Model confidence (mean pLDDT): 88 of 100. This is a predicted structure of an 85-nucleotide RNA (c-di-GMP-I riboswitch aptamer) from a Pseudomonadota bacterium. The source organism's lineage runs through Bacteria, Pseudomonadati and Pseudomonadota.
Formats: sequence, structure tokens, C1' cells
RNA sequence: AAUUGAAAAGGGCACACCUGCCAAAAGGCAGCGUCGCAAAGCCACCGGUCUACGGGCACCAACCUAAGACAGCGGAGUUACCAAU
Repeated sequence: AAUUGAAAAGGGCACACCUGCCAAAAGGCAGCGUCGCAAAGCCACCGGUCUACGGGCACCAACCUAAGACAGCGGAGUUACCAAU
């Protein structure tokens, strides 16, 4: 430096539920929590998914729409601990 994650050490993250706060919602943050994760670190560039305040459809419903979200959906990019080869 590259590849890999069988065993090991020290550890790390935190699904659902519940509580509080923020948000129109999706969802986020904090606490709790052990479903899982070897990048479940970072990043909306590509695909995908969710929501629809506002806007469009003359009006209502329905429908459409991302400027809002999801990195724990996949890919790209990027950084990193330990060990083995």
C1' cells in the first nucleotide's frame, strides 16, 4: 500500500416501542432501548422511496408537483480503528 473480515482486543453505532421538543407532513433532535450493523462514518452526484405546507387542475374531493426528507434502499465519491494475508 492492496485485499479480506474467520478468530481476538479495545471499543463504536442504535431498529421498533416509549417520553420530551421541533416540523404542515415525511421526518429530525435528545433520552431510553440491543432489531441489527465492519463503515449503520461523511456526502443527495445517479437511481429509488416517503411527504405535499405552498403551487397546478375554475371550486371541493381525488390526482400531479420538492424548493422538504430518507446515507439503516442500491450505486458513485470520500475518510477511518483493529486484525489476517